[in-house]
RNA sequence: CACAUACAAAGGCAAACCUGUCGAAAGUCAGGGGCGCAAAGCCCUGGGCCUAAAGCAAAACCAUGGUCGUCCGGCUGCUAUG
Numbered sequence: 001c002a003c004a005u006a007c008a009a010a011g012g013c014a015a016a017c018c019u020g021u022c023g024a025a026a027g028u029c030a031g032g033g034g035c036g037c038a039a040a041g042c043c044c045u046g047g048g049c050c051u052a053a054a055g056c057a058a059a060a061c062c063a064u065g066g067u068c069g070u071c072c073g074g075c076u077g078c079u080a081u082g
Stems, first nucleotide, its partner, number of pairs: 003082004012037002017032004022027001035069001041075003046071002048067003055061001
């Protein structure tokens, strides 16, 4: 330096829920909280899923909105062992 693995150590992140905030909503952000995670670090390229404001003509359809803790893909990273 590269690859594989995840017992340990030092740490990291933070589900549901609650409070506040932004948003039409899905959901975001902040604080508390801790279900879990060896990339649960970053990226919306592709697929999936969620929402449906606006549009359309009532139902309905629909992403330019959202989700990386939904899967793939790309990039990067700590320790230990082989």
The prediction has a mean pLDDT of 86. A computed fold for an 82-nucleotide RNA from Acidaminobacter hydrogenoformans DSM 2784, annotated as c-di-GMP-I riboswitch aptamer. Its Rfam family is "c-di-GMP-I riboswitch aptamer". Gene Ontology term of the family: cyclic-di-GMP binding. RNAcentral holds the sequence, with entries from ENA and Rfam.